[in-house]
RNA sequence: GUGGCCAUAGUUUAAUGGUAGAACAGCGGAUUGUGGCUCCGCUAGUCUGGGUUCAAUUCCCAGUGGCUACC
Numbered sequence: 001g002u003g004g005c006c007a008u009a010g011u012u013u014a015a016u017g018g019u020a021g022a023a024c025a026g027c028g029g030a031u032u033g034u035g036g037c038u039c040c041g042c043u044a045g046u047c048u049g050g051g052u053u054c055a056a057u058u059c060c061c062a063g064u065g066g067c068u069a070c071c
Base pairs, nucleotide, nucleotide: 001070002069003068004067005066006065007064010024011023012022013021018054026042027041028040029039030038047063048062049061050060051059
């Protein structure tokens, strides 16, 4: 330099173009003599910029970052 794959919550990850879910973590509460376990609730997310569409995490283009193959 060229090609391929990937980017969603603090972490690991789901999601046929139609309300973005889960687990763990964090916070608050219940329970307990204290702590832990358990139970209830809350907070928190689509890498960036454009395009297509009534509607984009999803499709298209460009960019950024990571992994990888060739050179």
Predicted 3D model of a 71-nucleotide RNA (transfer RNA) from a bacterium. The RNAcentral record of the sequence draws on ENA. Its Rfam family is "tRNA". Its mean pLDDT, the model's own confidence on a scale to 100, is 81.